RNA sequence: GCCAGCUUAGCUCAGUGGUAGAGCAGCUGUUUUGUAAACAGCCGGUCACCCGUUCGAAUCGGGUAGCUGGCUCCA
Numbered sequence: 001g002c003c004a005g006c007u008u009a010g011c012u013c014a015g016u017g018g019u020a021g022a023g024c025a026g027c028u029g030u031u032u033u034g035u036a037a038a039c040a041g042c043c044g045g046u047c048a049c050c051c052g053u054u055c056g057a058a059u060c061g062g063g064u065a066g067c068u069g070g071c072u073c074c075a
Stems, first nucleotide, its partner, number of pairs: 001071007010024004018055001026042005048064005
């Protein structure tokens, strides 16, 4: 330099055009003499960023950035 994949909650991930979710973590409550566990509930998001397509975009197209992997190394 070229190619491919990935980027969604604090963490690990799902979600392939029509209300953004799960588990874990955190908080509150019930239970317990107390802790843990269990159960119930709650909180938490600029879907990396910009532009476009569309009635409608996490999802499709273009660009940028970061991460990972592969190829090349001629001068």